[in-house]
């Protein structure tokens, strides 16, 4: 370099559908209220506002995104994931690693795989995801033991393992 293996749901992408989010945001009306409010923050600028802002109550309508489950389809076996760093674009202008979203980059670090439990973080969430620890299971390699097999013990493990 080429080919290949792992499986209590192997990994990722996409996705009909479903629940949740939520009777929430928001819209309309009525009433209370009485000067601010919106655009992340500061400064601008713009807009809404005494023809009544913010906020609140009631009534009537009433979502979506993110997160989750997922038939099916596709690509695959460092599959991939997480963290860290950095780039570009957008969110009115300038500044601010202030923040959100989107799209790339870097073997810089960690993880062989799925599962369960605990703790922590994210989260609307008792969902789920991520990290760490523990447990048994499982793939693989090395060493040792053996009653020689489809066995056992210990240790390592994806920059690995098997074949060429």
């Nucleotide at each position: 370099g080429u080919a290949g293996a792992g499986g209590u749901u192997g990994c990722g992408u996409u996705a009909a559908u479903c629940a949740u989010c939520a009777g929430u945001a928001u819209c309309a009306a009525a009433c209370c209220g009485g000067a601010u409010g919106u655009g992340g923050c500061a400064g601008g600028c713009a807009c809404a506002g005494a023809g009544g802002a913010a906020g609140g109550u009631u009534u009537g309508g009433g979502a979506a995104a993110g997160g989750g489950a997922g038939a099916g389809a596709c690509g695959c076996c460092g599959a991939a994931g997480a963290g860290a760093g950095g780039a570009u674009g957008c969110g009115c202008c300038u500044g601010c690693g202030c923040u959100g979203c989107a799209u790339g980059c870097u073997g810089c670090u960690c993880u062989g795989g799925g599962u369960a439990u605990a703790u922590g973080g994210c989260g609307a969430a008792c969902a789920g995801c991520c990290a760490u620890a523990u447990a048994a299971c499982u793939g693989u390699c090395a060493u040792c033991c053996c009653c020689a097999g489809c066995g056992g013990a210990u240790g390592g493990u994806g920059a690995g393992c098997u074949a060429c």
A computed fold for a 164-nucleotide RNA from uncultured Enterocloster sp., annotated as Lysine riboswitch aptamer.
Its mean pLDDT, the model's own confidence on a scale to 100, is 78.